Predicted 3D model of a 355-nucleotide part of an RNA (large-subunit ribosomal RNA, domain IV) from a Candidatus Omnitrophota bacterium. Model confidence (mean pLDDT): 87 of 100. RNAcentral holds the full RNA, with entries from ENA.

[in-house]
Context: one part of a larger RNA
RNA sequence: CCCUCGUUAAGGAACUCGGCAAUCUAACCUCGUAAGUUCGCAAUAAGAGGUGCCCUCAGGCGUGAAGUCCGUACGGAUGGAGCGCGGGAGGGUUUCAAUGAAGUGGCUCGGGUGACUGUUUAGCAAAAACCAAGCACUCUGCAAACUCGAAAGAGGACGUAUAGGGUGUGACACCUGCCCGGUGCUGGAAGGUUAAGGGGAGAGGUUAUUCCGUAAGGGAGAAGCUUCGAACCGAAGCCCCAGUGAACGGCGGCCGUAACUAUAACGGUCCUAAGGUAGCGAAAUUCCUUGUGGGGUAAGUUCCCACGCGCACGAAUGGUGUAACAACUUGAGCGCUGUCUCAACGAGGGACUCG
Numbered sequence: 001c002c003c004u005c006g007u008u009a010a011g012g013a014a015c016u017c018g019g020c021a022a023u024c025u026a027a028c029c030u031c032g033u034a035a036g037u038u039c040g041c042a043a044u045a046a047g048a049g050g051u052g053c054c055c056u057c058a059g060g061c062g063u064g065a066a067g068u069c070c071g072u073a074c075g076g077a078u079g080g081a082g083c084g085c086g087g088g089a090g091g092g093u094u095u096c097a098a099u100g101a102a103g104u105g106g107c108u109c110g111g112g113u114g115a116c117u118g119u120u121u122a123g124c125a126a127a128a129a130c131c132a133a134g135c136a137c138u139c140u141g142c143a144a145a146c147u148c149g150a151a152a153g154a155g156g157a158c159g160u161a162u163a164g165g166g167u168g169u170g171a172c173a174c175c176u177g178c179c180c181g182g183u184g185c186u187g188g189a190a191g192g193u194u195a196a197g198g199g200g201a202g203a204g205g206u207u208a209u210u211c212c213g214u215a216a217g218g219g220a221g222a223a224g225c226u227u228c229g230a231a232c233c234g235a236a237g238c239c240c241c242a243g244u245g246a247a248c249g250g251c252g253g254c255c256g257u258a259a260c261u262a263u264a265a266c267g268g269u270c271c272u273a274a275g276g277u278a279g280c281g282a283a284a285u286u287c288c289u290u291g292u293g294g295g296g297u298a299a300g301u302u303c304c305c306a307c308g309c310g311c312a313c314g315a316a317u318g319g320u321g322u323a324a325c326a327a328c329u330u331g332a333g334c335g336c337u338g339u340c341u342c343a344a345c346g347a348g349g350g351a352c353u354c355g
Base pairs, nucleotide, nucleotide: 001350002349003348004347005346006345007344008343010341011340014339019336027051028050029049030048031047036041038171052093053092054091055090056089057088060085061084062083063082067078068077069076070075094098106334107333108332109331110330111329112328113326114325118130119129134169135168136167137166138165139164140163146155147154148153172321173320174319175318177251178250179249182248183247184244185243186242187241188240191239192238193237197233198232202228203227204226205225206224209220210219211218212217252270253269254268255267256266279313280310291307292306293305294304295303
């Protein structure tokens, strides 16, 4: 010097990103216990007091001897001693200390998030993430939808719409606005476009034959076989017409205006499918920003309450609240302490020196 412990004057978070760590607290009994609340809770809320041993006393519960009485086949009644159990009151007494050791909640107030119990990154993340009950949309009539499988077949389900699949939201309370132009989905079928296929106008190949030619060769060319092939007919889809947002999603700009100023209930204009409603708001969202005002502190970039010019909240990609709950996150206070002022001493084990 390092590790693991113990104790510490005065102060008591001044430490630090942050009370991290370590104290404090702790058991049982008695008293007492607020806001809030979904009336269950909150609650061991908070906050107080008691606790060993000995003596005395009263009473309780259990068991129930002797004695007495009745009766005389061994029983019954009365009686209360003794013993056991457990707590109560009064007094005394010892130690620094009586839950004498070990084990064994510190508490309170405010905000955020998630309702809750539960689950998770085996080996850096336990959470506000996932799940969840509840809510909603949508598909599915059973040989179901859907999933696995070239198929047989199986799951769904030995279930049957109060069922099953998919998706979103996420207890509960109050609610959930406007836009269907784009994309998706559903429905529609008049018209346009449109495949295979049908159709076969027409065209090509081949050549029996025939024509020209002395020949070589050239021309025409039926039937058959064969190749190509126009018009026309031809479904869904797409175009098209509607519907649909707890479908994917979206929810404006400029200019002017009131008898101080400022502001603009009001007006004008452009654009849009429609221009953000309720509620909330410098927020887990606010860049400017330590916004501004108030609170708390002697002093507060954090925190709480307001305001609203919301860079860039907003309604099941849910909005706003919410008792209870949380090894969550943030701020404050009381208690408590070697976290610190500021370090000291002690114990054990290392390092180190010698052997």